[in-house]
RNA sequence: GGGGUGGUAACUCAAUUGGUAGAGUGCUAGCUUUGCAAGCUAGAAGUUGAGGGUUCAAGUCCCUUCCGCUCCA
Numbered sequence: 001g002g003g004g005u006g007g008u009a010a011c012u013c014a015a016u017u018g019g020u021a022g023a024g025u026g027c028u029a030g031c032u033u034u035g036c037a038a039g040c041u042a043g044a045a046g047u048u049g050a051g052g053g054u055u056c057a058a059g060u061c062c063c064u065u066c067c068g069c070u071c072c073a
Base pairs, nucleotide, nucleotide: 001072002071003070004069005068006067007066010025011024012023013022019056027043028042029041030040031039049065050064051063052062053061
């Protein structure tokens, strides 16, 4: 330098091929206990790496760009 792949909540990952962004863990509050742990209930937490384009509508399609992994040279 070129090809492939990935980037979404604090962390690990989904999102059925364009149609309201979710789960688990963690966090906060409550219930339960003499107390702790476990369990149950509720809640907060997102510029979907960044910028632009297409579309009524984009995590998803297109272009540019940053970073990680990997292959080739």
Overview
The RNA shown here (transfer RNA) has 73 nucleotides and comes from Phycisphaera sp. Its Rfam family is "tRNA".